[in-house]
Molecule: SAM riboswitch aptamer (S box leader)
Organism: Oceanobacillus salinisoli
RNA sequence: UUCUUAUUAAGAGAGGUGGAGGGGAAUGGCCCUUUGAAACCUCGGCAGCGGGCUCGUAUCGAGUACUGUGCCAAUUCCAGCAAACAGAUAUAACUGUUUGAAAGAUAAGAA
Numbered sequence: 001u002u003c004u005u006a007u008u009a010a011g012a013g014a015g016g017u018g019g020a021g022g023g024g025a026a027u028g029g030c031c032c033u034u035u036g037a038a039a040c041c042u043c044g045g046c047a048g049c050g051g052g053c054u055c056g057u058a059u060c061g062a063g064u065a066c067u068g069u070g071c072c073a074a075u076u077c078c079a080g081c082a083a084a085c086a087g088a089u090a091u092a093a094c095u096g097u098u099u100g101a102a103a104g105a106u107a108a109g110a111a
């Protein structure tokens, strides 16, 4: 880097350095940010994917939080593609709701 599988409306922030951006990219919204963005460091926390350990009704399930990751504004901030329904209209653009897909993220496995 590519592929496969699972999850993706829950949860969890303080301090220091830093000094203007950030919310993955394009686009349209919306939002955060000099009352200090990104990034890095320290400490704390959340979660429970893989390993470990414990228990049980045992190819499974529950618990634990030792270990490898991950995460700690807003649903993955919302939309973008397709379909259905509804509103409005001019059989359109447009708006709303729902469903599915795509993309992204994380974990585990494979090449």
Base pairs, nucleotide, nucleotide: 001111002110003109004108005107006106007105008104013043014042015041016040017039021032022031023030027079028078029077044072045071046070049068050067051066052064053063054062055061056060076103081100082099083098084097085096086095087094